[in-house]
């Protein structure tokens, strides 16, 4: 130079007029890395300060991190590249059911079609065998020597798998020794086993104000034994006296909080490989409620992607034009 | 804003516990049958089961993620 792998930042910039939200109406402050999907996981706030069982949902190698996870980080194992590096829902299939279609003799405590070998004696039948063909996704540990009528873990040797010991490791696991020779494959089937889960959500939930027919009709309850409600399944438990249903009325779908200072952010110093954590300074950065953050001119470039906050963080994931930086890996040359 | 629910022929829907070549109507084509045309009888054709990606021997069916459509949720007595 090519090619490539991992990581991280940018996401048009400056000036001017005019418009918009917050604001003391003044200063000034005004969209994102994803505001997005609403898929996960906490905060908040209401119902017991969320309790017992059952059910029915998640998670699933090991270890750490964390307010919390299905996330992150370090490592094992397997899979995949020549490498840098990169994928994996990765517990148990001797707990126990199922389920493996078509084909093919045989599809799980197997199984004799055609071959091979013996036998009876004949083109038949009866017994051995799973080394060979031949069906399948998958044929009962591979490969080789020995055996043997043929054959076969029948016997050795290696290899793969299982167990048990020893050694290292917190642990997943890994290495060597040694045994009996060997228990298909599906749990993203049903299950089992370990850990997590109590419901709804800011239209949540709290004040205030205003207006009526403070209604009709049916149901369940009848003072707590059952039956009603407290938002999702059932059973007790709490708590509470009224509760569901249909039609009907009234409210410009009415103001004020809740609403942005938080598991914030940023420099440095320290502890950890990390991920994160702790300590000192400093900063304060949209908050609407038909819902603002924009629009015209001009000028520079490399002509501007995917996209617009709605209660708030932490995460996945998915969209994203183009530039920029570090680090490593191949291949080829040069010195 | 939250919550939940659905994609299978042109429509309107089966398709049970994964199994071979995914079905019914109904429309559309051709053809009979008719002076013609409804009806009606025959046979055709039409499908990446929204979309990629995993498990599995095998996916409309199980899993993950993503697309598109639709429903419901106000306060006061």
């Nucleotide at each position: 130079u090519g090619a490539g792998u991992a990581a991280a930042c940018u996401g048009g910039g400056u000036g001017a007029u005019c418009g918009c939200g917050c604001g003391u109406u003044a200063a000034g402050c005004g969209a994102g890395g994803a505001a997005a999907g609403u898929c996960c996981g906490g905060g908040c706030u209401c119902c017991a300060u969320a309790g017992g069982g059952c059910a029915u949902g998640g998670u699933g190698c090991u270890g750490g991190g964390u307010a919390a996870c299905g996330c992150c980080c370090a490592g094992u194992g397997a899979g995949g590249g020549u490498g840098a590096c990169c994928u994996c829902a990765a517990g148990g299939a001797u707990a126990g059911u199922g389920c493996c279609a078509c084909a093919g003799a045989a599809a799980g405590c197997a199984g004799a079609c055609c071959g091979c070998c013996c036998c009876u004696u004949g083109u038949a039948g009866g017994g051995g065998u799973a080394a060979g063909g031949g069906u399948g996704a998958a044929a009962a540990g591979g490969u080789g020597c020995g055996g043997u009528a043929a054959g076969a873990g029948c016997g050795c040797a290696c290899c793969a798998g299982c167990g048990a010991u020893u050694a290292g490791g917190u642990g997943a696991c890994u290495a060597a020794u040694c045994g009996g020779c060997u228990u298909g494959g599906u749990a993203a089937a049903c299950c089992c086993c370990a850990c997590c889960a109590g419901g709804a959500g800011a239209a949540a939930g709290a004040c205030c104000a205003a207006a009526u027919a403070g209604g009709a009709g049916g149901g369940a309850g009848c003072a707590a034994a059952g039956a009603c409600g407290g938002u999702g399944g059932c059973c007790c438990g709490c708590c509470g006296a009224u509760c569901c249903c249909u039609c009907g009325g009234g409210u410009u779908a009415g103001g004020u909080c809740g609403c942005u200072a938080g598991a914030g952010g940023a420099a440095c110093c320290a502890g950890g490989u990390a991920a994160c954590u702790g300590g000192u300074u400093c900063c304060c950065a949209a908050g609407a409620u038909g819902g603002a953050u924009g629009a015209u001119c001009a000028u520079c470039c490399u002509a501007g992607a995917c996209a617009g906050a709605a209660c708030c963080c932490g995460g996945c994931u998915u969209a994203u034009a183009g530039g920029u930086u570090u680090a490593c890996u191949c291949a080829a040359g040069g010195a | 804003g939250c919550g939940c629910c659905c994609g299978u022929a042109g429509c309107u829907c089966a398709g049970c516990u994964g199994g071979a070549u995914a079905g019914a109507g109904u429309g559309u084509u051709u053809g009979a049958c008719u002076a013609c045309g409804a009806a009606u009888c025959a046979a055709a054709a039409g499908g990446u089961c929204g979309c990629a990606g995993g498990u599995u021997c095998g996916a409309g069916u199980c899993c993950u993620g993503c697309c598109g459509g639709g429903c419901g949720c106000g306060c006061c007595a």

Predicted 3D model of RNase P RNA and transfer RNA as a complex of 412 nucleotides. The coordinates come from a structure-prediction model, not an experiment, and the mean pLDDT is 79. It holds a member of the Rfam family "Bacterial RNase P class A".